Notes:
c-di-AMP riboswitch aptamer (ydaO/yuaA leader) from Alkaliphilus peptidifermentans DSM 18978, 130 nucleotides, folded computationally. The coordinates come from a structure-prediction model, not an experiment, and the mean pLDDT is 83. The sequence is in RNAcentral, with records from Rfam. Lineage of the source: Bacteria > Bacillati > Clostridia > Natronincolaceae > Alkaliphilus peptidifermentans. The model forms 95% of the base pairs in the Rfam consensus.

RNA sequence: CUUUAUUCACAGCUGAAUCUCAUAUUAUAUGAGUACGGAGGAACCAUCUAAGGGGUUAAUCCAUGUAUAUGGUAGGGAGCCUUCUAUCCCGAACCCGUCAGCUAACUUCGGAAGCAUAAAGGAAGGAGUG
Numbered sequence: 001c002u003u004u005a006u007u008c009a010c011a012g013c014u015g016a017a018u019c020u021c022a023u024a025u026u027a028u029a030u031g032a033g034u035a036c037g038g039a040g041g042a043a044c045c046a047u048c049u050a051a052g053g054g055g056u057u058a059a060u061c062c063a064u065g066u067a068u069a070u071g072g073u074a075g076g077g078a079g080c081c082u083u084c085u086a087u088c089c090c091g092a093a094c095c096c097g098u099c100a101g102c103u104a105a106c107u108u109c110g111g112a113a114g115c116a117u118a119a120a121g122g123a124a125g126g127a128g129u130g
Stems, first nucleotide, its partner, number of pairs: 008130003012115003019033006036110005045101001052099001053096004061072004075090004080126006
């Protein structure tokens, strides 16, 4: 120095939303890129045209009720990763504007925001750092 085995410790979450450079500033702003995401758009095929229709997203739908609430539900999330199990949660919001199925070439947009004292439980398997 390399490889293997054993023991101990460590590892944040939702989301596409991370990272780099330059300029100015004196702590943030602007610009250009970028991991990673979305939309439009032929042929072929398919389908519709006002009680409009459509998009992002897990976030759809049903019942009761008019208190804009309750109960459920398609679906989604939980601490290194996968599967099973268990428990606990979410099941919103926004946008386009009469218009868009799929869709090669091509065109175009986003690249945020918010949280965290515990079931951050168990089992099997697997991969890292010290």